Model confidence (mean pLDDT): 80 of 100. Transfer RNA from a Candidatus Omnitrophota bacterium, 71 nucleotides, folded computationally. NCBI's taxonomy places the organism under Bacteria, Pseudomonadati, Candidatus Omnitrophota. Rfam family: tRNA. On this family, see Hou, Trends Biochem Sci 1993: "The tertiary structure of tRNA and the development of the genetic code". Rfam's curators write: Transfer RNA (tRNA) molecules are approximately 80 nucleotides in length.
RNA sequence: UGGGAGAUGGUGCAACGGUAGCACUCCUGACUCUGGAUCAGGCAAUCUUGGUUCGAAUCCAAGUCUCCCAG
Numbered sequence: 001u002g003g004g005a006g007a008u009g010g011u012g013c014a015a016c017g018g019u020a021g022c023a024c025u026c027c028u029g030a031c032u033c034u035g036g037a038u039c040a041g042g043c044a045a046u047c048u049u050g051g052u053u054c055g056a057a058u059c060c061a062a063g064u065c066u067c068c069c070a071g
Stems, first nucleotide, its partner, number of pairs: 001070007010024004018054001026042005047063005
C1' cells in the first nucleotide's frame, strides 16, 4: 500500500428491519455459626458521524481502531 474480517454491559458471546438477550462478574435478599455453594431479585451495553425507513445493532456512505492474507 492492496484485499478480507471485526467493533454490542466489567468479560466472553447472541440477536429475520419491529421490547437488545444468554453465561460469568458485580449489588441486594434468603439459606449458613462464618465463608463458599445453592436459590430469588436487581444494575449495567450496540465504535463515531451522517443517510434510507413508520421503525436500524441489522441496510447505505464516510471516518477511527483491532486482527488476518499478499507485497